[in-house]
Molecule: c-di-AMP riboswitch aptamer (ydaO/yuaA leader)
Organism: soil metagenome
RNA sequence: GGCCGAAGUUGUUUAACAAACAACGCGGGGGAACCAAAGUUUCGCUCGAUGCGAAACGGGGGCGUAUCUGAUUUUCAGAAGAAGACUUCUUCGCUUCCAGCCCGGCAGCUAACCUCGUAGGCAGUAACGA
Numbered sequence: 001g002g003c004c005g006a007a008g009u010u011g012u013u014u015a016a017c018a019a020a021c022a023a024c025g026c027g028g029g030g031g032a033a034c035c036a037a038a039g040u041u042u043c044g045c046u047c048g049a050u051g052c053g054a055a056a057c058g059g060g061g062g063c064g065u066a067u068c069u070g071a072u073u074u075u076c077a078g079a080a081g082a083a084g085a086c087u088u089c090u091u092c093g094c095u096u097c098c099a100g101c102c103c104g105g106c107a108g109c110u111a112a113c114c115u116c117g118u119a120g121g122c123a124g125u126a127a128c129g130a
Stems, first nucleotide, its partner, number of pairs: 002122003008024005025118006035108001039057007059106001060103004067079005081097004090130002
């Protein structure tokens, strides 16, 4: 100096570094109307329920490209998706990834509003070509 990633910059404090805090920048979650959606079974309430309540079963959701399908199934293949040295578009090619973690019965979208993160890891003179 560069790559993946939101994960950077500045300031205060300090002899200095680190840490902590703050601001800006970047990123995420929750959260109306409208729209969308509305599991099954049992019991109870009501004159009666298509209504309300409770319980049980099956769950459901978030960050991220990281999902799906098939098979000779714990690793192979394919499709979708993702990354690759200034940037964008078109055409084409090569290589690689396709993980991991979290919430805890609960969250669709969502203005106002509330709230959280700002890590970690990696390559070595090459980083297609037109």